[in-house]
RNA sequence: GGGGGUGUAGCUCAGUUGGGAGAGCGCUUGCUUUGCACGCAAGAGGUCGCUGGUUCGAUCCCAGUCAUCUCCA
Numbered sequence: 001g002g003g004g005g006u007g008u009a010g011c012u013c014a015g016u017u018g019g020g021a022g023a024g025c026g027c028u029u030g031c032u033u034u035g036c037a038c039g040c041a042a043g044a045g046g047u048c049g050c051u052g053g054u055u056c057g058a059u060c061c062c063a064g065u066c067a068u069c070u071c072c073a
Base pairs, nucleotide, nucleotide: 001072002071003070004069005068006067007066010025011024012023013022019056027043028042029041030040031039049065050064051063052062053061
């Protein structure tokens, strides 16, 4: 320098023939207990890496860019 993969909640990840953003663990509060843990209930937490484009509408399609992994040179 060139090809390919990945990027979504604090962590691990799911989710796309374009229309509701989610799960487990973790965190907070409450119930339970003498107390803790377990269990149960409720809740907070996301500009879906960034910018732009297409579209009535984009996590999803297109272009560029950044980070990271990998292959080739």
Transfer RNA from a Bacteriovoracales bacterium, 73 nucleotides, folded computationally. Rfam family: tRNA. The family's RNA type in Rfam is transfer RNA. Taxonomically the source falls in Bacteriovoracales (Bacteria, Pseudomonadati, Bdellovibrionota, Bacteriovoracia).